[in-house]
RNA sequence: CUCGCUCUAACGGGGUGCCUGAGAUUCAAGGAUGUCAGGCUGAGAGGCUUGCGAAAGCCAACCCGCGGAACCUGAUCCGGCUAACACCGGCGGAGGGAUUAGACGCGUGACACCA
Numbered sequence: 001c002u003c004g005c006u007c008u009a010a011c012g013g014g015g016u017g018c019c020u021g022a023g024a025u026u027c028a029a030g031g032a033u034g035u036c037a038g039g040c041u042g043a044g045a046g047g048c049u050u051g052c053g054a055a056a057g058c059c060a061a062c063c064c065g066c067g068g069a070a071c072c073u074g075a076u077c078c079g080g081c082u083a084a085c086a087c088c089g090g091c092g093g094a095g096g097g098a099u100u101a102g103a104c105g106c107g108u109g110a111c112a113c114c115a
């Protein structure tokens, strides 16, 4: 000096589902959509603001940032399982997907000098 590990900081990316009950609205009367309460899985299912609504914005926690299945698309996908979600397998060697800086330390390698 290079690279890597570890750590730190900042920045960035991302999702928020399923079920039950009550009540409301709506309905083509089969249902559908908010609200509240409870339960389940999960790392995460939270809160606030604006809005008639659709929706939008902000904050928090959590996960992830190229050795990238965090997350998105295909997908209202296919098989198993479940009351359903979840979970397992496939799709999947698919297509996308968000990074910089610094530091104590540790290690690899290169070069130079000294003995």
Stems, first nucleotide, its partner, number of pairs: 001109001003107003006103005011065004017040006024033003046059005071096003077090004

Description:
The RNA shown here (TPP riboswitch aptamer (THI element)) has 115 nucleotides and comes from Rhizobium sp. S152. The model forms 100% of the base pairs in the Rfam consensus. The coordinates come from a structure-prediction model, not an experiment, and the mean pLDDT is 76.